A computed fold for a 72-nucleotide RNA from a soil metagenome, annotated as transfer RNA. It matches the Rfam family "tRNA". The family's RNA type in Rfam is transfer RNA. From the family's description: Transfer RNA (tRNA) molecules are approximately 80 nucleotides in length.
[in-house]
RNA sequence: GGGGAUAUCGCCUAACGGGUAGGGCAGCUGAUUUGCAAUCAGCCGGUCGCGGUUCGAGUCCGCGUAUCUCCA
Numbered sequence: 001g002g003g004g005a006u007a008u009c010g011c012c013u014a015a016c017g018g019g020u021a022g023g024g025c026a027g028c029u030g031a032u033u034u035g036c037a038a039u040c041a042g043c044c045g046g047u048c049g050c051g052g053u054u055c056g057a058g059u060c061c062g063c064g065u066a067u068c069u070c071c072a
Stems, first nucleotide, its partner, number of pairs: 001071007010025004019055001027043005048064005
């Protein structure tokens, strides 16, 4: 320098052919307990960036960024 893959809550991980972004752990609140732990109920929190296509984009397209990998 060229090819390919990946990027989603603090962490891990779904979303199939474009149609309300779910789940687990963690965190917070409450219940339970003499108290803690465990358990139960609820809450909080996210699509790598900028554009494009579309009535509608996590998903499709372009250009970047980062990581992994192959070739040179």